[in-house]
RNA sequence: GCACGAUAAUGGCAAACUUGCCGAAAGGUAAGGGCGCAAAGCUAAAGGGUCUAACGUUCGCAAGAACCACGACAGCCUGGCCGCCGAA
Numbered sequence: 001g002c003a004c005g006a007u008a009a010u011g012g013c014a015a016a017c018u019u020g021c022c023g024a025a026a027g028g029u030a031a032g033g034g035c036g037c038a039a040a041g042c043u044a045a046a047g048g049g050u051c052u053a054a055c056g057u058u059c060g061c062a063a064g065a066a067c068c069a070c071g072a073c074a075g076c077c078u079g080g081c082c083g084c085c086g087a088a
Stems, first nucleotide, its partner, number of pairs: 004086002012037002017032006035075001041081003046078003049073003056067004
């Protein structure tokens, strides 16, 4: 240096759930909380996947229904970028 990843050290992140705020929703955010995580750091304009369906379109007398991402998820998978520690 490249791999690899301990019941090591130092630190880090934070699922469900609760409350406030933002949002049409999915979801985000702050605090509490702690299921887990060696990239649970970044990238959604790298590819696949998943969620939502406001706007729009179509149908309908209406109530409403179907479709749709330009909205989301990096704690779904692969890839890319960057990074702490060092036993075997």
Predicted 3D model of an 88-nucleotide RNA (c-di-GMP-I riboswitch aptamer) from a Syntrophomonadaceae bacterium. Of the family's consensus pairs, 100% are formed in the model. It matches the Rfam family "c-di-GMP-I riboswitch aptamer". A reference for the family is Weinberg et al. (2007), "Identification of 22 candidate structured RNAs in bacteria using the CMfinder comparative genomics pipeline", Nucleic Acids Res. It was read from a public genome assembly, where an Rfam model found it.